[in-house]
Context: one part of a larger RNA
Molecule: small-subunit ribosomal RNA, 5' domain
Organism: uncultured Clostridia bacterium
RNA sequence: GGAUGAACGCUGGCGGCACGCCUAACACAUGCAAGUCGAACGGGGUUGAUUUAGAUGAAGUUUUCGGACGGAUUCUUUUUCAACUUAGUGGCGGACGGGUGAGUAACACGUGAGCAAUCUGCCUUUGGGAGAGGGAUACCGUUUGGAAACGAAUGUUAAUACCUCAUGAUGCAGCGAAACCGCAUGAUUUUGCUGCCAAAGAUUAUAUCGCCCAAAGAUGAGCUCGCGUCUGAUUAGAUAGUUGGUGAGGUAACGGCCCACCAAGUCGACGAUCAGUAGCCGGACUGAGAGGUUGAACGGCCACAUUGGGACUGAGACACGGCCCAGACUCCUACGGGAGGCAGCAGUGGGGAAUAUUGCACAAUGGGCGAAAGCCUGAUGCAGCGAUGCCGCGUGAGGGAAGAAGGUUUUCGGAUUGUAAACCUCUGUCUUCGGGGACGAAUAAUGACGGUACCCGAGGAGGAAGCUCCGGCUAACUACGUGCCAGCAGCCGCGGUAAUACGUAGGGAGCAAGCGUUAUCC
Numbered sequence: 001g002g003a004u005g006a007a008c009g010c011u012g013g014c015g016g017c018a019c020g021c022c023u024a025a026c027a028c029a030u031g032c033a034a035g036u037c038g039a040a041c042g043g044g045g046u047u048g049a050u051u052u053a054g055a056u057g058a059a060g061u062u063u064u065c066g067g068a069c070g071g072a073u074u075c076u077u078u079u080u081c082a083a084c085u086u087a088g089u090g091g092c093g094g095a096c097g098g099g100u101g102a103g104u105a106a107c108a109c110g111u112g113a114g115c116a117a118u119c120u121g122c123c124u125u126u127g128g129g130a131g132a133g134g135g136a137u138a139c140c141g142u143u144u145g146g147a148a149a150c151g152a153a154u155g156u157u158a159a160u161a162c163c164u165c166a167u168g169a170u171g172c173a174g175c176g177a178a179a180c181c182g183c184a185u186g187a188u189u190u191u192g193c194u195g196c197c198a199a200a201g202a203u204u205a206u207a208u209c210g211c212c213c214a215a216a217g218a219u220g221a222g223c224u225c226g227c228g229u230c231u232g233a234u235u236a237g238a239u240a241g242u243u244g245g246u247g248a249g250g251u252a253a254c255g256g257c258c259c260a261c262c263a264a265g266u267c268g269a270c271g272a273u274c275a276g277u278a279g280c281c282g283g284a285c286u287g288a289g290a291g292g293u294u295g296a297a298c299g300g301c302c303a304c305a306u307u308g309g310g311a312c313u314g315a316g317a318c319a320c321g322g323c324c325c326a327g328a329c330u331c332c333u334a335c336g337g338g339a340g341g342c343a344g345c346a347g348u349g350g351g352g353a354a355u356a357u358u359g360c361a362c363a364a365u366g367g368g369c370g371a372a373a374g375c376c377u378g379a380u381g382c383a384g385c386g387a388u389g390c391c392g393c394g395u396g397a398g399g400g401a402a403g404a405a406g407g408u409u410u411u412c413g414g415a416u417u418g419u420a421a422a423c424c425u426c427u428g429u430c431u432u433c434g435g436g437g438a439c440g441a442a443u444a445a446u447g448a449c450g451g452u453a454c455c456c457g458a459g460g461a462g463g464a465a466g467c468u469c470c471g472g473c474u475a476a477c478u479a480c481g482u483g484c485c486a487g488c489a490g491c492c493g494c495g496g497u498a499a500u501a502c503g504u505a506g507g508g509a510g511c512a513a514g515c516g517u518u519a520u521c522c
Base pairs, nucleotide, nucleotide: 001522002521003520004519006518007517008516009515010514013393014392015391016390017389018388019386020385021351026349027348028347030346031345032344035092036091037090040089041088043086044085045084046083047082048081049080053076054075055074060069061068062067099304100303101302109228110227111226112225113224114223115222118221119220123217124216125215126214127213128212129211131165132164133163134162140155141154142153143152144151145150171196172195173194174193175192176191177190178189179188181186201209202208230276231275232274237267238266239265242264243263244262245261246260247259249257279301280300281299282298283294284293285292286291306327307326308325309324310323329340330339331338332337357383359382360381361380365379366377367376368375369374396426397425398424399423406417407416408415409414430463431459432458433457434456435455436454440449466511467510468509469508470507471492472491473490477506478505479504480503481502487494488493
């Protein structure tokens, strides 16, 4: 000198774009953050229409004044249909998106290869297929346990829920044959025989959306390997599933991944093991570069979700807002037992030098579900707060010497503040008021931002400058006060009676809505 997710002191006009718990991965009140589909299913509810029966009985007609006929209206019940809605069964999604960096020195990450050892829902393409049956169950009803959370028994019912049979190869498995290829285990193609395995319908009725099998692609994921990846030897030996083999199990898949048996190996001064520290990278800062430091924001990967462990479901999890167990903590309780998890967005307490609103909207982009309308979305788009940073603009411009007054200084002549002010003539950026008013929307419709940006008109210099320094380094000097005191200080050093170094004033220098200080890196 540059830089910062900065903080502190003094000061503070506006706008744009960014950024904003680095500390306690401390504890959390409250609200919201993952739902959706009635075009999978049975049931319930509301409304309307329709139908059956009953009750009510207006207007009107008639009357022997007792009534009779008449049937409007309203209500209850029943049949069918339609629209809307929904607790439950079922499907898809809750494995994405969002947060954090505790752990991890590791195939975690980066880079380059490999899988002849693998899986892949939704999507795309292609070839086939969807035949016949069955038994349950939730909701609901009845009975019943419990304070609650939540159950139990029994009866009945539906499906794209579940199950059985059929059909079936190009699929899978086993046994063969031939060709051909590969670094090897082996792979590919053709072919013969045997065995095994599937399905679901919906609707506006005519198209569409689904369903099953197989092949290929795409996407995503898993595994293996080469190289690279901090410090310490005041850590020198480490290791028994340890290293390898055979067999069996397990996995989508290779493998001591697991198990039984057998052998005695394997790693290590080219630093094993142990200990400490740490998420890694693209990048960022600095530097002429080499390098050094760093990993906030944005993007990729990984790990974690109160602590530890475990599996279930599923194409995918050993699953942040799923389940089970144990621990700590908090809450409810009828003491028998239950409920919870902000490292999602806001917000609270606490810690700290220190870090924001319990905001608006799904209008845009994207995501989930749905045939769609649409619903959901604290992702996202925006707004609020903060000079936290970067960038831009303003705080006026021109003229104006009696060089006014005042201040400071003085050798008392003057000098300086200083064209500075006053005063004159202007301007209107920002500002204030009034009027108009978007783009972003792909339009038939739909804009949170937002009456915002911007435009027009009007008013009026009015509302807008500070901070640090002035001995040398280092740009900028005098006076007074103080008297090794009070104090200053980055280094050298100032201060003991004429201090350009302390304090104040005048003047000056530098930067400027900032200026200094502190901390850290180069």